[in-house]
Order: sequence, then C1' cells, then structure tokens
RNA sequence: UCAUGAUAAAGGUACAGCUAAGGAAACUUAGCGUCACAAAGCUACAGGGGCUAAGGGGAAACCUAUGCCAGCCAGCUGCCAUU
Repeated sequence: UCAUGAUAAAGGUACAGCUAAGGAAACUUAGCGUCACAAAGCUACAGGGGCUAAGGGGAAACCUAUGCCAGCCAGCUGCCAUU
C1' cells in the first nucleotide's frame, strides 16, 4: 500500500416510536429511545435512483423541484486487527 473483517481492543452512530420546534409536505433539528450498521463518516453541483408538490401548468386525471432522502445504489476519505 492492496485485500479481508473470523478473532479482539478502543470507541462511534442511532431504525422504529414518543415529546418539542421548523416546514405546504417530504423531511430536518433537539431530547428520550436503541432496530441495526466495519464506514450508518463526508458528498445531493461525480453519477444513478427515490420522496414531496407549496408555487407554476392543466377542464380534469395529473405533470413539474428552485424543496428533500446517502440507514437505496454510488463517489471520496478513514480507526484497529489479520493473512
């Protein structure tokens, strides 16, 4: 440095749910909580995919991201150990 994550060590994050606040919503932040995760660290302007539809369009069904999600795939970076 590459590969691997069986065995450890030090740790870390925090699903669902509940409460409060923000938001049109998706969802986010904080507290409690703890399903799971070897990257569940960062990146939404590397890329793909998904969610919402305020506003706009439409006779209506519905369409649309300047909104949102990385704990969907992914890109970048990284602790320790082992062959």

The RNA shown here (c-di-GMP-I riboswitch aptamer) has 83 nucleotides and comes from Geobacillus zalihae NBRC 101842. Its Rfam family is "c-di-GMP-I riboswitch aptamer". From the family's description: GEMM was predicted in a large-scale screen for bacterial structured RNA regulatory elements. It was read from a public genome assembly, where an Rfam model found it. Its mean pLDDT, the model's own confidence on a scale to 100, is 88.